Predicted 3D model of a 75-nucleotide RNA (c-di-GMP-I riboswitch aptamer) from a soil metagenome. The model forms 94% of the base pairs in the Rfam consensus. The prediction has a mean pLDDT of 83.
Order: sequence, then C1' cells, then structure tokens
RNA sequence: GCAAACCCGCCGCGAGGCGGGGACGCAAAGCCUCCGGUCCUGGCGCAUGCGCGCUGCGGGAUAGCGGGGUUGCCG
Repeated sequence: GCAAACCCGCCGCGAGGCGGGGACGCAAAGCCUCCGGUCCUGGCGCAUGCGCGCUGCGGGAUAGCGGGGUUGCCG
C1' cells in the first nucleotide's frame, strides 16, 4: 500500500461484480484469461411441480486457485 469473511445498498438468470463499512491475510492480494483447474449459464429428454439425467459446442465468472506475460516501492 492492498483488503478476506461478514453487514448494508445497487447491478446480474446465475457464478459473481460495484460502492460504503470492516480486516483474514498478501512483497505484487498491481494489471492481463494465453495454458490448466474450479464455478455459472445455455441445449435435449423426463416430470403436475420442486427437480433429475445426458451433453458436443457457445457465452460468462474467478488474477485472493496455480502457471505464464507485463509494470513496480524501500533496502
């Protein structure tokens, strides 16, 4: 310096994100989805319904899950 969980408000089908409060932690817990992981959604079938099963592929999320790229404070 940053800000986990949690709380409040807002956005989103959702994962989750943003703002405020708040600190578990972090020497890159700054930024980037290229690779892997995890998560959400869409499709088809069954069903009165909650939902369940199958699933190539598309889209999204997580950078505080690793790898990688890039920038960087003090000494």